[in-house]
Context: one part of a larger RNA
RNA sequence: GGCGUACGGCGAAUGCCUGGCCACUCGAAACUGAAGAAGGACGCGCCAAACUGCGAAAAGCUCCGUGAAGCUGUAAGGAAGCGAAGAAGCGGAGGUGUCCGAAUGGGGGAACCCGGCAGCAGACAUGAGCUGUCAUCUGCAGGUGAAUACAUGGCCUGCAAGAGAGGUACCCGGCGAACUGAAACAUCUAAGUAGCCGGAGGAAAAGAAAACAACAGUGAUUCCCUGAGUAGCGGCGAGCGAAAGGGGAGAAGCCCAAACCGGUCCAAGGACCGGGGUUGAAGGACCAUGAUAUGGCAAGAGAGAGGAUAGAAGAACGGGAUCGAAAGCCCGGCCGAAGAAGGUGCAAGCCCUGUAUUUGAAAUCUGAUUGAAGCCUAAUGGGAUCCUGAGUACGGCGAGACACGAGGAAUCUUGUCGGAAGCAGGCGGGACCAUCCGCCAAGGCUAAAUAUAAACGAGUGAGCGAUAGUGAACCAGUACCGUGAGGGAAAGGUGAAAAGAACCGCGGGAGCGGAGUGAAAGAGAACCUGAAACCGUAUGCCU
Numbered sequence: 001g002g003c004g005u006a007c008g009g010c011g012a013a014u015g016c017c018u019g020g021c022c023a024c025u026c027g028a029a030a031c032u033g034a035a036g037a038a039g040g041a042c043g044c045g046c047c048a049a050a051c052u053g054c055g056a057a058a059a060g061c062u063c064c065g066u067g068a069a070g071c072u073g074u075a076a077g078g079a080a081g082c083g084a085a086g087a088a089g090c091g092g093a094g095g096u097g098u099c100c101g102a103a104u105g106g107g108g109g110a111a112c113c114c115g116g117c118a119g120c121a122g123a124c125a126u127g128a129g130c131u132g133u134c135a136u137c138u139g140c141a142g143g144u145g146a147a148u149a150c151a152u153g154g155c156c157u158g159c160a161a162g163a164g165a166g167g168u169a170c171c172c173g174g175c176g177a178a179c180u181g182a183a184a185c186a187u188c189u190a191a192g193u194a195g196c197c198g199g200a201g202g203a204a205a206a207g208a209a210a211a212c213a214a215c216a217g218u219g220a221u222u223c224c225c226u227g228a229g230u231a232g233c234g235g236c237g238a239g240c241g242a243a244a245g246g247g248g249a250g251a252a253g254c255c256c257a258a259a260c261c262g263g264u265c266c267a268a269g270g271a272c273c274g275g276g277g278u279u280g281a282a283g284g285a286c287c288a289u290g291a292u293a294u295g296g297c298a299a300g301a302g303a304g305a306g307g308a309u310a311g312a313a314g315a316a317c318g319g320g321a322u323c324g325a326a327a328g329c330c331c332g333g334c335c336g337a338a339g340a341a342g343g344u345g346c347a348a349g350c351c352c353u354g355u356a357u358u359u360g361a362a363a364u365c366u367g368a369u370u371g372a373a374g375c376c377u378a379a380u381g382g383g384a385u386c387c388u389g390a391g392u393a394c395g396g397c398g399a400g401a402c403a404c405g406a407g408g409a410a411u412c413u414u415g416u417c418g419g420a421a422g423c424a425g426g427c428g429g430g431a432c433c434a435u436c437c438g439c440c441a442a443g444g445c446u447a448a449a450u451a452u453a454a455a456c457g458a459g460u461g462a463g464c465g466a467u468a469g470u471g472a473a474c475c476a477g478u479a480c481c482g483u484g485a486g487g488g489a490a491a492g493g494u495g496a497a498a499a500g501a502a503c504c505g506c507g508g509g510a511g512c513g514g515a516g517u518g519a520a521a522g523a524g525a526a527c528c529u530g531a532a533a534c535c536g537u538a539u540g541c542c543u
Base pairs, nucleotide, nucleotide: 001542002541003540004539005538006537007536008535009534015528016493017492020464021463022461023460024459025458026457027456030452031166032165039100040099041098042055043054044053046078047077050074051073061094062093063092064091065090066089070082071081072080105114106113107112115134116133117132118131119130120129136163137162138160139159140158141157142156143155144154170201171199172198173197174196175195181188185235211218212217222249223248224247225246226245232240233239253445254444255443256389260275261274262273263272264271265270280423282388283387284386285385286382287381288380289379295376296375297374302370303369306366307365308364309363311359312358313357317332318331319330320329333350334349335339341353342352343351394418395417396416397415398414399413400412401411404430425440426439427438428437429436480487481486500527503514504513505512506511
């Protein structure tokens, strides 16, 4: 020195565990904000660095409930207190709420600097201080009033719970890729996706036929199943891909403009207000006859069953042996509308918390239903006159959307040019024409069925179990890196209970040896288990 054996060290794998995470289901709920949000900065404790909570009234104040004997958070300790005159805890409603932030008096390198006005307090006086107020835009009302006569602009004042900003995803709109696929690539695809921008809500959008259909009929929209990978579209390649109809969910329908009448103003053209009226068997105005009742409402003040936000009651077990400890074993019982689960020194229906079931609210929210007010609502006949949404429909050219790539290309939208009819009217039924059928554009509103899952509650898992599962089980978007955008960790486990090792010895200490605790200390805080690499000590054999 090598190989082996024994015993150690180091090391952290493995096993077991779980306070964390992942996915899904159901429920309830769904907007917040100038009355200053979301998110932060800085403070607040007897001692207080951090987290949590809170805001100069600062781990809190008031009231109302609940609650029960303890309490002053994590978090030990010391000190000082609070509490049956009901504290702490929990719920509801208020109060307070610095500074920044849309941030809004002005500025600014966020959490800082500097002001005006009114009032207060104070001072001999000045300064400093306190409270309120002062951004912009929009709407409404008013004042003043240029070039320029009227006017208009501008400026000023008042009023407004107006707007501004935030929100995981969902929704609507505007702009809008490329990789990729086509086994290359250009039309095409990816895809109207990603991304950016604007806007809204608890949902949004759509929506009450100028619709479908086919000679039979349906009767707003939305969503699901089907029709159907069909009909079609397509360098007829890759691919894209309906609709009617059928079955379900859910169902709800309304209001203007105009004609005409009335009122106010008028520069005589009209403008505004009220009535009227709202449709396609055309309807309405208008004229005539005639009714005043019935019915409806989502447009709804209030009431309000129930529900949400704290809680309360809640059955049934003892003994023995073993063990550190019984819940496992043995013996004998019991409850069950409760044998879900968690905990308790080992494996507990009957020990604890709970569970089934029952029950409870001063206050706030919600709310089936009811419902004052309010709104709407009759019919018949006549057919002379008037009205029924115009730079619209439609056409040409150029595009886009429709499953449909210009195609035979209807339909929808419109950049541009042209441009109707107007009820004896107009549009559609996939070029176009006729017949037939359907419908009434160029104004608007509208619950429900649908989407989402950030936050809340209840659960489930042939999901993970600390190199896994979120990046994060632990004070993590932290430490750290980067000028910045941004990147981004590692790190869980004593024990049933701290009983966390008094005391003695060695040592400067670290540490160790005794002693003691404990079932165990080879569980001693560098703490469960404690593999291997690696490093030793001893030894057998070989060299």
Predicted 3D model of a 543-nucleotide part of an RNA (large-subunit ribosomal RNA, domain I) from Holdemanella biformis. Its mean pLDDT, the model's own confidence on a scale to 100, is 85. It matches the Rfam family "Bacterial large subunit ribosomal RNA". The full RNA is in RNAcentral, with records from ENA.